Predicted 3D model of a 72-nucleotide RNA (transfer RNA) from a Patescibacteria group bacterium. The same sequence occurs in records of 2 taxa. Taxonomically the source falls in Bacteria candidate phyla (Bacteria). The sequence is in RNAcentral, with records from ENA and MGnify. Its Rfam family is "tRNA". The family's RNA type in Rfam is transfer RNA. Its family is annotated with triplet codon-amino acid adaptor activity in the Gene Ontology.

RNA sequence: GCUCCUGUAGCUCAAGGGAUAGAGCCCGGGUUUCCUAAACCCGUAAUCCCAGUUCGAGUCUGGGCAGGAGCA
Numbered sequence: 001g002c003u004c005c006u007g008u009a010g011c012u013c014a015a016g017g018g019a020u021a022g023a024g025c026c027c028g029g030g031u032u033u034c035c036u037a038a039a040c041c042c043g044u045a046a047u048c049c050c051a052g053u054u055c056g057a058g059u060c061u062g063g064g065c066a067g068g069a070g071c072a
């Protein structure tokens, strides 16, 4: 330098163009207990950036950024 893949919550991952973007772990609060753990309930928090297509984009297209793989 070229090609390909990936980018969503603090972490690991879902979400075939359409419902309020969900789940597990973590974290905070509560119930229970003499205390802790466990269990149960509740809660916080996210679409890498800029454009385009579309009635509607996390999803499709283009450019950028970051990470990874291959080739040179």
Stems, first nucleotide, its partner, number of pairs: 001071007010025004018055001027043005048064005